């Protein structure tokens, strides 16, 4: 130096062009003598970044930064 995978809430992950969602976890409430469990509801991600295309972008196309994996 070439190439391939991956980045999306605090953690793991869905979302392959049209309302950003699930589980854990957080913080309230019901329940309980208390806590745990159960159960409801809220909050929390300019979707690594900077451009482009598009009526419309986390999906698409360019560049570019981390991690990791081959080839050399």
């Nucleotide at each position: 130096g070439g190439g391939g995978a991956a980045g999306u809430a605090g953690c793991u992950u869905a979302g392959u062009g049209g309302c950003a969602a699930a589980g854990c976890g957080a913080u309230g409430g019901c329940c309980u003598g208390u806590c745990a469990c159960g159960u409801c509801a809220u909050a929390g991600a300019u979707c690594g970044c900077g451009g482009g295309u598009u009526c419309a972008a986390a999906u698409c196309c360019c560049g570019u930064c981390u991690u990791u994996c081959c080839c050399g």
The RNA shown here (transfer RNA) has 72 nucleotides and comes from Klebsormidium nitens. It matches the Rfam family "tRNA". Its family is annotated with triplet codon-amino acid adaptor activity in the Gene Ontology. Rfam describes the family as follows. Transfer RNA (tRNA) molecules are approximately 80 nucleotides in length. The organism belongs to Klebsormidium, within Eukaryota. The sequence is in RNAcentral, with records from ENA and Rfam.